[in-house]
């Protein structure tokens, strides 16, 4: 520093789930940790609710882990 090569935002389609949302298939905004993990902040949802369940790692911080590669 090239080159392979990986994710896969709206959105659409099929199943779940009261819901936030998941999971599959298409897609392809964008992503060099956009790989994992609810630990801190914020967020989002349900539930007669000072609280409990819960969702979200593609918000931000923190943890753990890694491809390719010149010196």
């Nucleotide at each position: 520093a090239a080159a392979a090569g990986g994710c896969a935002c709206a959105c659409c389609c099929g199943c779940c789930g009261c819901g936030a949302g998941g999971c599959g298939g298409g897609g392809u905004c964008g992503c060099a940790a956009a790989g994992c993990c609810a630990c801190g902040g914020a967020g989002c949802u349900c539930c007669a609710a000072c609280g409990g369940a819960g969702c979200a790692a593609g918000c931000c911080g923190g943890g753990c882990u890694a491809c390719c590669g010149a010196a």

This is a predicted structure of a 71-nucleotide RNA (c-di-GMP-I riboswitch aptamer) from a soil metagenome. Its mean pLDDT, the model's own confidence on a scale to 100, is 87. The sequence is in RNAcentral, with records from MGnify. It matches the Rfam family "c-di-GMP-I riboswitch aptamer". Its family is annotated with cyclic-di-GMP binding in the Gene Ontology.